Record summary:
Predicted 3D model of a 77-nucleotide RNA (transfer RNA) from Desulfoprunum sp.
[in-house]
RNA sequence: GCACCAGUGGCUCAGCUGGAUAGAGCAACGGACUACGAAUCCGUAGGUCGGGGGUCCGAAUCCCUCCUGGUGCACCA
Numbered sequence: 001g002c003a004c005c006a007g008u009g010g011c012u013c014a015g016c017u018g019g020a021u022a023g024a025g026c027a028a029c030g031g032a033c034u035a036c037g038a039a040u041c042c043g044u045a046g047g048u049c050g051g052g053g054g055u056c057c058g059a060a061u062c063c064c065u066c067c068u069g070g071u072g073c074a075c076c077a
Base pairs, nucleotide, nucleotide: 001073002072003071004070005069006068007067010026011025012024013023019057028044029043030042031041032040050066051065052064053063054062
């Protein structure tokens, strides 16, 4: 340098043949239970979906570009 894959709450991921309030588990916080904890149960908060632009009535999802990480290939005078 080229190609491919990935980037979604603190963490791990789903959703990616466009349809609308962005979900799950864990973690956090509050409550119930308990002598106190753990476990269990109930509830709460937290994300403008890596950045920017475009298409569309409508974009996490399609297109362009950039950034970050990974893998392979090439170059290495």
Its Rfam family is "tRNA". About the family: Transfer RNA (tRNA) molecules are approximately 80 nucleotides in length. By type it is a transfer RNA.
Its mean pLDDT, the model's own confidence on a scale to 100, is 81.
The source organism's lineage runs through Bacteria, Thermodesulfobacteriota, Desulfobulbia, Desulfobulbales and Desulfoprunum.
The same sequence occurs in records of 2 taxa.
The RNAcentral record of the sequence draws on ENA.